[in-house]
RNA sequence: GCGGGUGUCGUAUAGCGGCUAUUAUGCUAGCCUUCCAAGCUGGAGAUAGGGGUUCGAUUCCCCUCACCCGCU
Numbered sequence: 001g002c003g004g005g006u007g008u009c010g011u012a013u014a015g016c017g018g019c020u021a022u023u024a025u026g027c028u029a030g031c032c033u034u035c036c037a038a039g040c041u042g043g044a045g046a047u048a049g050g051g052g053u054u055c056g057a058u059u060c061c062c063c064u065c066a067c068c069c070g071c072u
Stems, first nucleotide, its partner, number of pairs: 001071007010025003018055001027043005048064005
């Protein structure tokens, strides 16, 4: 330099173009307990950036960025 892939709460992950964006863990509040741990109930927290298509985009298209793989 060329080709391909991935990018979603702190971490790991799911998601038929129409969702309150899923689950686990972590965080946090309450309950329970003499206290802690465990357990139960609740809460906050995310679509890499920019453009396009569309009535509507995490999802489709383009560019950029980061990472991974292969080729040279």